[in-house]
Notes: Model confidence (mean pLDDT): 76 of 100. This is a predicted structure of a 355-nucleotide RNA (Bacterial RNase P class A) from a Patescibacteria group bacterium. The sequence is in RNAcentral, with records from ENA.
RNA sequence: CGAGCCGGCCGGAUGGCCGCGCGUCGACGGGGCAACCCGGCGGCGUGAGGAAAGUCCGAGCUCCACAGCGCGAGGUAGCGGGUAACUCCCGUCCGCCGCGAGGCGAGGACCAGCGCCACAGUGACGAACCGCUGUUGCGGGCUUGCCCGCAAUGGCGGAGUGAAACGCGGCAAGCUCUACCCGGAGCAAGGCCAAAUAGGAGGGCGAUUCCCGGUUCGCCGGGAGCAGGCGCGCUGCCGAGUCCUCGGGUCGGCCGCAAGAGCCGUCGGGCAACCGGCGGCCUCAGAUGGAUGGCCAUCGCCGCUCCGUUUCGGCGGGGCGGUACAGAACUCGGCUUACAGGCCGCGCUCGCUGA
Numbered sequence: 001c002g003a004g005c006c007g008g009c010c011g012g013a014u015g016g017c018c019g020c021g022c023g024u025c026g027a028c029g030g031g032g033c034a035a036c037c038c039g040g041c042g043g044c045g046u047g048a049g050g051a052a053a054g055u056c057c058g059a060g061c062u063c064c065a066c067a068g069c070g071c072g073a074g075g076u077a078g079c080g081g082g083u084a085a086c087u088c089c090c091g092u093c094c095g096c097c098g099c100g101a102g103g104c105g106a107g108g109a110c111c112a113g114c115g116c117c118a119c120a121g122u123g124a125c126g127a128a129c130c131g132c133u134g135u136u137g138c139g140g141g142c143u144u145g146c147c148c149g150c151a152a153u154g155g156c157g158g159a160g161u162g163a164a165a166c167g168c169g170g171c172a173a174g175c176u177c178u179a180c181c182c183g184g185a186g187c188a189a190g191g192c193c194a195a196a197u198a199g200g201a202g203g204g205c206g207a208u209u210c211c212c213g214g215u216u217c218g219c220c221g222g223g224a225g226c227a228g229g230c231g232c233g234c235u236g237c238c239g240a241g242u243c244c245u246c247g248g249g250u251c252g253g254c255c256g257c258a259a260g261a262g263c264c265g266u267c268g269g270g271c272a273a274c275c276g277g278c279g280g281c282c283u284c285a286g287a288u289g290g291a292u293g294g295c296c297a298u299c300g301c302c303g304c305u306c307c308g309u310u311u312c313g314g315c316g317g318g319g320c321g322g323u324a325c326a327g328a329a330c331u332c333g334g335c336u337u338a339c340a341g342g343c344c345g346c347g348c349u350c351g352c353u354g355a
Base pairs, nucleotide, nucleotide: 001351002350003349004348005347006345007344008343009342010341012299013298014297015296016295017294018293020047021046022045023044024043025042026041028039029038030037031036049325053336054335056334057333058332059331060330061186062185063184064183074181075180076179077178078092079091080090081089082088093107094105095104096103097102108177109176113175114174115171116170117169125167131156132155133154134153135152136151137150138149139148140147141146142145190255191254192253193252200246201245202244203243204242205241209224210223211222212221213220214219228238229237262281263280264279265278266277267276268275269274300323301322302321303320304319305318306317307316308315309314
């Protein structure tokens, strides 16, 4: 110098103009039975990410369910460690890939059973076929105890194909077996406050009533008036209806909901993941039609190109283009995926060249 490998990090800055959400303070106005809420004005504060994404794993939290045992379903799989937990992370063994730094691996068991085994190959697990060979039988030939042919049965496995060829073959990201782990639903979870109407519970009234006038106080007249339980009288019960109270739910409102398995620094333990001690910080936004934006200027960064200069390594200036992926919605820990451009570890490997 070139080509690579691993780990970590950043991912625009400043100013101006216009605009938005939330919190708080001040002076007002308005809505609602209430609970509570809304509006504009002024001041102050604050306002996306490394992935907020996919919603794939694991938890916190909440509600429901829950005697014990078993079956089923789902998941995990060398060994050891980390963690609240995990299918995550770290270390290590083994296997595979790479010259190497390194990378990848669902990596228990086919001596339980079932299933499958591309292409090639006679044949992929039943053995059969072909070849060689032993025995027996039948037939034929002759040199008369040998040869040939056919059939049955037994043995061997040469050559060739293939990942694997008769051997308890290979495959479990095929069923399965073994060991271990596992209740369900999800913030529209759930909790609190709380109208009207309807329904529920309790109580009052429920025609011997109420109002007006008169009265010798015994009643009389007029009017009003919401069922009844065969008729009349008395007593009691039930009762449609009506009024009051209570409780549950609905409309509506509030909470859950922003300080946490938190972040930063330092020291110690550990190969590491990680853990512990001490100190500091609040930098951690919060909606419910859902804010966090737009424009302009200057600068920065990168690429291309031109000019000047040069000790040929660069330096200075001009022009054009680019400046990504993407965006909270209960909250965390991971994984995966997307991403213009750049930085660090004077990290590591291979090759070339020079001293």

Annotation: A source record names the gene rnpB.